Predicted 3D model of a 1482-nucleotide RNA (small-subunit ribosomal RNA) from an uncultured prokaryote.
Rfam family: Bacterial small subunit ribosomal RNA.
RNA sequence: GCUCAGGAUGAACGCUAGCGGCAGGCUUAACACAUGCAAGUCGAACGGUAACAGGUCCUUCGGGAUGCUGACGAGUGGCGCACGGGUGCGUAACGCGUAUGCAACCUACCUCUUACUGGAGGAUAGCCCGAAGAAAUUCGGAUUAACACUCCAUAAUAUUAUGAGAUCACAUUUAAUUAUAAUUAAAACUUCGGUGGUUAGAGAUAGGCAUGCGUCCCAUUAGCUAGUUGGUAAGGUAACGGCUUACCAAGGCAACGAUGGGUAGGGGGCCUGAGAGGGUGAACCCCCACACUGGUACUGAGACACGGACCAGACUCCUACGGGAGGCAGCAGUGAGGAAUAUUGCGCAAUGGACGAAAGUCUGACGCAGCCAUGCCGCGUGAAGGAUGAAGGCCUUAUGGGUUGUAAACUUCUUUUAUUUGGGAAGAAACCCUCGGACGUGUCCGAGGCUGACGGUACCAAACGAAUAAGGACCGGCUAACUCCGUGCCAGCAGCCGCGGUAAUACGGAGGGUCCAAGCGUUAUCCGGAUUUAUUGGGUUUAAAGGGUCCGUAGGCGGGCUUUUAAGUCAGAGGUGAAAGCCUACAGCUUAACUGUAGAACUGCCUUUGAUACUGGAAGUCUUGAGUAUAGUUGAAGUGGGCGGAAUACGUCAUGUAGCGGUGAAAUGCAUAGAUAUGACGUAGAACACCGAUUGCGAAGGCAGCUCACUAAGCUAUAACUGACGCUGAGGGACGAAAGCGUGGGGAGCAAACAGGAUUAGAUACCCUGGUAGUCCACGCUGUAAACGAUGAUAACUCGCUGUUAGCGAUACACAGUUAGCGGCUAAGCGAAAGCGUUAAGUUAUCCACCUGGGGAGUACGUUCGCAAGAAUGAAACUCAAAGGAAUUGACGGGGGCCCGCACAAGCGGUGGAGCAUGUGGUUUAAUUCGAUGAUACGCGAGGAACCUUACCUGGGCUCAAAUGUAGAGUGACAGAUUGGGAAACCAGCUUUCUUCGGACACUUUACAAGGUGCUGCAUGGUUGUCGUCAGCUCGUGCCGUGAGGUGUCGGGUUAAGUCCCAUAACGAGCGCAACCCCUAUUCUUAGUUGCCAGCGGAUAAUGCCGGGGACUCUAGGAAAACUGCCAGCGUAAGCUGUGAGGAAGGUGGGGAUGACGUCAAAUCAGCACGGCCCUUACGUCUAGGGCUACACACGUGCUACAAUGGUAUUGACAGAGGGCAGCUACAUCGCGAUGUGAUGCUAAUCUCGAAAGUCUAUCUCAGUUCGGAUUGGAGUCUGCAACCCGACUUCGUGAAGCUGGAAUCGCUAGUAAUCGCGCAUCAGCCAUGGCGCGGUGAAUACGUUCCCGGGCCUUGUACACACCGCCCGUCAAGCCAUGGAAGCUGGGGGUGCCUGAAGUCGGUCACCGAAAGGAGCUGCCUAGGGCAAAACUAGUGACUGGGGCUAAGUCGUAACAAGGUAGCCGUACCGGAAGGUGCGG
Repeated sequence: GCUCAGGAUGAACGCUAGCGGCAGGCUUAACACAUGCAAGUCGAACGGUAACAGGUCCUUCGGGAUGCUGACGAGUGGCGCACGGGUGCGUAACGCGUAUGCAACCUACCUCUUACUGGAGGAUAGCCCGAAGAAAUUCGGAUUAACACUCCAUAAUAUUAUGAGAUCACAUUUAAUUAUAAUUAAAACUUCGGUGGUUAGAGAUAGGCAUGCGUCCCAUUAGCUAGUUGGUAAGGUAACGGCUUACCAAGGCAACGAUGGGUAGGGGGCCUGAGAGGGUGAACCCCCACACUGGUACUGAGACACGGACCAGACUCCUACGGGAGGCAGCAGUGAGGAAUAUUGCGCAAUGGACGAAAGUCUGACGCAGCCAUGCCGCGUGAAGGAUGAAGGCCUUAUGGGUUGUAAACUUCUUUUAUUUGGGAAGAAACCCUCGGACGUGUCCGAGGCUGACGGUACCAAACGAAUAAGGACCGGCUAACUCCGUGCCAGCAGCCGCGGUAAUACGGAGGGUCCAAGCGUUAUCCGGAUUUAUUGGGUUUAAAGGGUCCGUAGGCGGGCUUUUAAGUCAGAGGUGAAAGCCUACAGCUUAACUGUAGAACUGCCUUUGAUACUGGAAGUCUUGAGUAUAGUUGAAGUGGGCGGAAUACGUCAUGUAGCGGUGAAAUGCAUAGAUAUGACGUAGAACACCGAUUGCGAAGGCAGCUCACUAAGCUAUAACUGACGCUGAGGGACGAAAGCGUGGGGAGCAAACAGGAUUAGAUACCCUGGUAGUCCACGCUGUAAACGAUGAUAACUCGCUGUUAGCGAUACACAGUUAGCGGCUAAGCGAAAGCGUUAAGUUAUCCACCUGGGGAGUACGUUCGCAAGAAUGAAACUCAAAGGAAUUGACGGGGGCCCGCACAAGCGGUGGAGCAUGUGGUUUAAUUCGAUGAUACGCGAGGAACCUUACCUGGGCUCAAAUGUAGAGUGACAGAUUGGGAAACCAGCUUUCUUCGGACACUUUACAAGGUGCUGCAUGGUUGUCGUCAGCUCGUGCCGUGAGGUGUCGGGUUAAGUCCCAUAACGAGCGCAACCCCUAUUCUUAGUUGCCAGCGGAUAAUGCCGGGGACUCUAGGAAAACUGCCAGCGUAAGCUGUGAGGAAGGUGGGGAUGACGUCAAAUCAGCACGGCCCUUACGUCUAGGGCUACACACGUGCUACAAUGGUAUUGACAGAGGGCAGCUACAUCGCGAUGUGAUGCUAAUCUCGAAAGUCUAUCUCAGUUCGGAUUGGAGUCUGCAACCCGACUUCGUGAAGCUGGAAUCGCUAGUAAUCGCGCAUCAGCCAUGGCGCGGUGAAUACGUUCCCGGGCCUUGUACACACCGCCCGUCAAGCCAUGGAAGCUGGGGGUGCCUGAAGUCGGUCACCGAAAGGAGCUGCCUAGGGCAAAACUAGUGACUGGGGCUAAGUCGUAACAAGGUAGCCGUACCGGAAGGUGCGG
């Protein structure tokens, strides 16, 4: 950083739904509207009489006349229509809120007060007649009334003009009071009481105007303004005012955000929150604005007027085409839009309003009802008992148990609600009428009467019967709630983490459970959690974040004392802060929601009185902050000039000769035209060795030879002067490494680019040889760096130790001092830790800058700056659930240190070359069964494939199947033997039981239990390999650390060893090491058979053959022995060293068994076992034949050789360990031989199988041989049912390759290597040269640990943690997504200029009308609208194009992380497919 749990809603959607009360109900299209209704009333103002009723008169009984009466259409007139109701378009504004002001105003109806109400006149609507038109409507003539209209009179405390003038925050035309002059009123009716009218004043109510304060976002909107700002005069208005006009002046607003753009009615309140805040402005109340869109005025007390007028525009409708009509953002309702929002209802009974004297009329305001779970609140769907813990379901370890579950059934009880029946309100009191009373003739009081839409509603009673009434979501963690089945990275879930690839508590279903409940979930939006914008209440060394540095403007902040003021501040009082709402108390509906009454609160604003500590203002003063002065002192501080030596290069001359140079090694390059080297002289440019340092100076960048001039600064001392003059610092200014740019110089060395040579798979690099810009100077620009202490400036405070620079103190090279710097270590404290620590990252104060997840991106667009390169400012869409810091444990490093091992080295012998054997790969095949594959597969599973084995292939069969068990039934001609068929299995025929009669046995059949070398070693057990017989791996307590973890186990020694010693915040312990076990080497003892035989005896041709013996060998029991025990040296010790002594053996004597915690999802389902899945006339099983033995080839492991240290022949000696009855076989015999035949001993220290090399002698004489034996021809032997595929052995013949083996590679450190044979397992036989053992003969070498490999410990770095076989960067290719640019194209709103210009106000004119007043007409200004033009802004789209993000296992390289193999990174410049490389500075 992301996410969830809470609350809320004018909601919508999904599933579900019993009742009632109270509230709410177009948030979208201020879109368009059919129909009805929403503003009239008054006859007590008037002329009158169309309709109705009554009366009177007339009548041809059809009717007519008469306003006479009740009443009253249309009309004149009055009042109302400016209220009530709707909506939120516009509006960022004095629009709203709040507080003031009007000495600058108005107010019909109402109340109080004052005065008056006299006279006269002419019309007009209506009605009647006529005319035009489709209609709307209009025109002409005659006649008529008024509380309609006009004139005259009277008139003031009215108005106007000119004066005087107490009083007053305002000195202005204020004003009580007052003088003069001029001007202006009226309407009637009456029952005579009054009602109405006019004038003036006051009140009340309602409004108008002005002002302070508050009131959204964008600075990638920074300048705006001509009636603009002010003045004078005039006009206009109810009234002030540039409100308007003329003239004059040049102002006014703005970084405390003007202007512009976007969005939006404002408030009381509402939601949330602990609060501060954040969000919001539905319903109710107040204000504003609007009424199809725009403009305009009229009337009026009031409008620039929702249901009035005129004009323009768009739209709709009617039309006879000439012309007309209309405005639901009133209540219902319709269409449309939309996820979405109701009845074309009843009534004026109540409340309120208009008119009226009143009755009354009107009132979609209002009161009610209807629809909707939209919300809030309340009630119910039953209660008690009831265990065989029923059935069924689900789960299970399944003869059983658990759970659903007291749940059900069943028994008893209740009746809210629903249903039916009956009763039945309050809201109603007035007006008015009747009667009575008081005052006195119309007012008040009292009594009675009249009036209910809702509604036969609320409510009450009775009846009935558990009867009429439960769902939704969820159950991996967060988060309450778990199992089975299905599915198999599929289908799906998901708020975040994530789940699903055959055992899913995460998908779907089921059972069970949890939470809510007439609702439950989901979605959307807001607040909360989020102290993730931090006022309360955050940060900036390394996590995001200190500006590169300084100066300084505005601003912010600011030392001591005194006086004053009272702006801030504090206190008291007054006014206001509408009601509703919130809160508290009480009350009314059965309760609650809801409502009423009262209180509190409304944290605010204004006025006033006081206080004066602090801040501010004013005045004065002080010296410690700051500055100055004087005297010293310091330094690579800056600028300019002069001078110097060393080195390098070049030039000239000389000496001199063959190479020089360069590298890991080379080459390019230079050189016989004389280089390199050496000497002398000269020229040039750049940089200044030693001193030199943890040094010094500067604001930073930065500054280094010596010296001169100029300039600046710090520090110290004195405390002489000024007297707060200070600190910080947005904008602004100056400086600012390197690279780079411009102009002109300069150019020795170095050196981007470039060229060549190397390296390499490539090498656009690292290395080498050259080399141009540049580096240097002057002037100008650029303005950035990892410009870093990754640490802003200033001031104060807070333990110490130590080094050093420059001063002071003192005579001083002592030093216990002091000031200013530069370093190291550390207390407290701080910090996530690392660390910081008087030079703070501690404790405080002031000011500035900056940060708010990673990427996109310091990119795009816009703007400013720049010659350019580029710099500064600086987003969004989209995308991810992380990115990051510090530390920890491992692992790793082509990091470091120490150590070990046949690891290297030193040696010996092999492999790799040949032939053969054997295993593997590959290929082939019907099949060549399966597994093992770096080390840790490959003579491995297999300790033995001709059949069998055998799992594979081909063909033929079987299905109670091969075996076994249990139970039942049957058979005794069943099985077996035998015969036939067949390759066999099998099929067909023939023959045959025992018996104590109980049955046994065998077979057939039935039922139940089958079988599978089929899959998964990545579901497993067990077993095994390897690191590795390496020295490690851990624990308890304690201690350290916020924690992971550390310590112990590290350090110094030592060892084969974490073996031991010393030291030690550790002390102990466990598994490992060692020892204990076995074999072997020595001795002793015990016991002597089948072993032995010295001595004694016997026997033989000869032999322990026999009697005996236990001495010896030996056998097999026991014991001893070796422990650095002793000596010498070294060492604290452990221990090491020694040709030491002794000893059979000496430092683990030799060998074996023994394998810590763990690693490799290592191997094995085909040894065995086992979960799950799969097959069941087959993937089971039987059987014959074939195959596992194939063969262009490749590899591993071996055997035999290549020969003379040998071959052949002869002679002929010495083991150990084992095996043996379907066996080993002596001995004899045939055969050249393998072997055959006969025969004996032995169930074994008894019998038997048995050595070779060696030795002796002879021969071969260096050859493809008397080496070598492959291959092959013939003849045989043996095993076995059977040797064709496919056995071994014998013999005769044949006689291949091969003359010591390339690169490379293996084993071994002593009885070892090498060499020689022997035995055993498996096994009928054997492909055994293999494996496991045994003995015989018997070496060489190790200086040593640099290097290769493996391992251990410590340390270091890390961007790794499936841990380097890791991680990871960029181009290119493919798909998807959003976005920038772009010739243009299409819209939108606003402004400017010009033209035109309706209605209308105002002004002018007026030959027409009128006696006049005035009017028609004409006309001027202004304006809505329309048109034209140019430009700006903004939105959409656009061929093409740029980068970006995300994607499956693509391509090329390997840039970064380890010294990442050239340390990396930053700025800049150049270059290159790409990461990147190189130069310069950091």
The RNAcentral record of the sequence draws on ENA. Its mean pLDDT, the model's own confidence on a scale to 100, is 82.